Bacterial RNase P class A from a Fidelibacterota bacterium, 360 nucleotides, folded computationally. Of the family's consensus pairs, 96% are formed in the model. The sequence was found by an Rfam model in a public genome assembly. The source organism's lineage runs through Bacteria, Pseudomonadati and Fidelibacterota. Its Rfam family is "Bacterial RNase P class A". Rfam's curators write: Ribonuclease P (RNase P) is a ubiquitous endoribonuclease, found in archaea, bacteria and eukarya as well as chloroplasts and mitochondria.
Order: sequence, then C1' cells, then structure tokens
RNA sequence: GAGGUUGGUGAAAUGGUCGCCCUGCCAUUGGUGGGGAGGAAAGUCCGAACUCCGCAGGACAAGGCGCCUCUUAAGAGGAGGGUCUCACCAAAAGGUGGGAACGGCAAGUGCAGCAGAAAGUAAACAUCCCAAUCUAGUAUUGGGAAAUAGAUGAAAUGGUGGUGUAAGAGACCACCAGUAUUUAUGGAAACAUGAAUAGCUGGGUAAACCCCGCCUGGAGCAAGAUCAAGCAAUCCAGUGUAGUUCGCACGUUACGGAUGGGUAGAUCGCAAGAUCCCGAUCGCGAGGUCGAGACCAGAUGAAUGACCAUUAUCCGCCCUCCGGCGGAAACAGAAUUCGGCUUAUGAUCCAACCUCAUAC
Repeated sequence: GAGGUUGGUGAAAUGGUCGCCCUGCCAUUGGUGGGGAGGAAAGUCCGAACUCCGCAGGACAAGGCGCCUCUUAAGAGGAGGGUCUCACCAAAAGGUGGGAACGGCAAGUGCAGCAGAAAGUAAACAUCCCAAUCUAGUAUUGGGAAAUAGAUGAAAUGGUGGUGUAAGAGACCACCAGUAUUUAUGGAAACAUGAAUAGCUGGGUAAACCCCGCCUGGAGCAAGAUCAAGCAAUCCAGUGUAGUUCGCACGUUACGGAUGGGUAGAUCGCAAGAUCCCGAUCGCGAGGUCGAGACCAGAUGAAUGACCAUUAUCCGCCCUCCGGCGGAAACAGAAUUCGGCUUAUGAUCCAACCUCAUAC
C1' cells in the first nucleotide's frame, strides 16, 4: 500500500409543482395552517400496560426460574461484583480481554462406543506371596492381595516417605491434598484468607429422570363497548375462560347449554404516552430525582407518493488550480401500545485481526 474477516456506526438534507390521508380555522362543491412508515416496522420468542371472564376459592397435577446485590411497571433484559474457565502479556506475583444453561451426584434411579480382567464400593489378564501335585516347566490346582511410571483407556480404590507383613494394603505413622464439622477476620452478600478436630477419602453426567428453593388464574384489540338489522327448528340438565377433583354461585318454567337456519352495517376503542429534546443533581454503573419546553401517523381492501433542481457522502474521468461531467446506495412498509431478545442488511467512517506485496 492492496485485499479479506469480525464488531461497531449509519439509514442523507433543502426547496418547488402535482396527487393522497389526518387535523385546526375560514366558510364551501373549495381555500388556508400544521403533520404523515423503521432500525429493524420483520419473527410472534420473553415481559407488561389495557380489556373481559360473579368469587379468578382449596388440593393435586402442570409450567417457569436458579451465584450475590442492584436497576425496572415487569422481565429469561440491563449494571456492578464473586466463582470457574479460555486466550494473550509476564521470571513470578499479577494485568488485559472473552465465555458460563453458575442450586444439588454425600437422597434415589439411570446413561457412557471401542479397548481393558474390571468403569463405581466395579475387578484380577500379567507380575508378587503361601500350600499341594507332578510330566520338573516362567507347569497345574487352591488360597491371599491391589503394592507394581505392568498393560488398556478420556478416566482404574488421593499423593510422597516409612512401619509392618508370607507378600501386601490408611492396617498404622509423619507431611501434603481433598472432604466434613466447629470457628476467627474482612465483606451488605455471593465469597476470600486462616485455625482446630477427624484416616472420613464416595470418578463423569441433572440443556438425564429426579431432589431443593422461589414464582405462576385464563383469554386476548379478530380484547371489549354502543347503536342498527334480523331471528326458524331440534335436543339437554346442566353451565360457570387451560387439566382433574372438592367447594361455591346461577339454572332445571328454557334469561343456561349444544346442534343448526337467518341477519350483519356504523361508531368508539385509536394514540398525550412506564413519550421525546435540553439542563441540573445523586449514583462506579445500569439508572433515579427535579426543572423547563414540545405534541411528532392513525389508515380500514388499507393513505404516507411521483417529478424537477440544488447540496451532503463515496467512486470514475478531464483539468496546473478553481472547477466540470457521469455514476452509486442494501434489508425492507405502521394496523392497540410499550420495554427487551432473535433474524436480514447498502454506501460512508472507526477499531481489531488475517493474507499478499514493497522498503528498512
């Protein structure tokens, strides 16, 4: 210098003409002022606001979450910390950056190919020791043992050194490691660093079943409310917004329920919000508090568009310069709203890493 990968940023602006939608004013087949689709509007994954179901009652089942603290309306989101782990720097101590689906395997039940004797209180192939036999050989049979950088494996009855033994073994001892119990200091806590006692030494896996702790009514704007239109028939003791069951309430005369015919248009919900910009202040931070200002889509077969000009960014060409000409831009369209998560993605710019070339 060129190219690539990953992450972040970002989603152009102004004016004019015509057209569409909402809204205010004038007052009328219109005029005029203001406004009009995203960072993801996508997925419908998590949480909620809001609406309805008489009590959303009890038990069981079911579902969700899982280090500590904080934040939030809530949350499986976010912030800070702890523990474990990975990479780099470093002699080390430590530092920097990333990851974790991070309660429990010492309650129980399962699962793990091949190899190996044996894969969890599992097991003896080789080696070692004792006894007997005989064909006298690293032979055969019986017994003991788990010590052997013997073998196999990702993993094989804590490690090192001794005592002891026929040979051995935490069988016993010393030191070390782990674990359990008790306890000291620091910290709000998770935890960290110690001490004492105990020979207690029990691999892995719970996004395996399970255990422990905490939480959980249901349905959803096609919710729901009002007005309009229209209304046959048949059957039933049941019905009551996830399941089973126990209550309770309503009902058993059809105001309840089921099947089924007919009618079906309008308005509201519908955008002033856990809203946004700015400032001050508290906090390590996510965020909180206070002040002041702003109003920024509301369609309903579904508006938010088309054209022109200039400018911004980038690329190519021309030009001494000034400048000129041409070109480029993805994923994608609100439908009750909000806080998150996930997925798709152009130009420009920034950061880190990788590859190639050149020079030193």